[in-house]
The RNA shown here (transfer RNA) has 74 nucleotides and comes from an uncultured Clostridia bacterium. Its mean pLDDT, the model's own confidence on a scale to 100, is 81. It was read from a public genome assembly. Its Rfam family is "tRNA". Rfam classes the family as a transfer RNA.

C1' cells in the first nucleotide's frame, strides 16, 4: 500500500427479510431474609446502537465517508 471482519448497557453478547416499545446473562443499586455476610427472592437504575452524512413513510439493520480494533496479502 491492497482486501476482508468487527464496533449495541460497566463486561460478554443476541437482535431473523428495514416495521411501530432495543433485549439476555453477569455486574451495580434498593428492599426482604440474616446477629452479620454470602446464597436466595422482589423491584429498579443504566443505551445519542463508535462518529458523521445519505436512502426511505420508517434505519441497530441498507449505502458512502471517518475513527478504533482484529485477520489476510504484498
Nucleotide at each position: 500500500g491492497g482486501a476482508g471482519g468487527c464496533u449495541u448497557a460497566g463486561c460478554u453478547c443476541a437482535g431473523c427479510u428495514g416495521g411501530u416499545u432495543a433485549g439476555a446473562g453477569c455486574g451495580c443499586u434498593u428492599g426482604c431474609u440474616u446477629c452479620a455476610c454470602a446464597c436466595g427472592c422482589a423491584a429498579g437504575a443504566g443505551g445519542u446502537c463508535a462518529c458523521a452524512g445519505g436512502u426511505u413513510c420508517g434505519a441497530g439493520u441498507c449505502c458512502c465517508g471517518u475513527a478504533g480494533u482484529c485477520u489476510c496479502c504484498a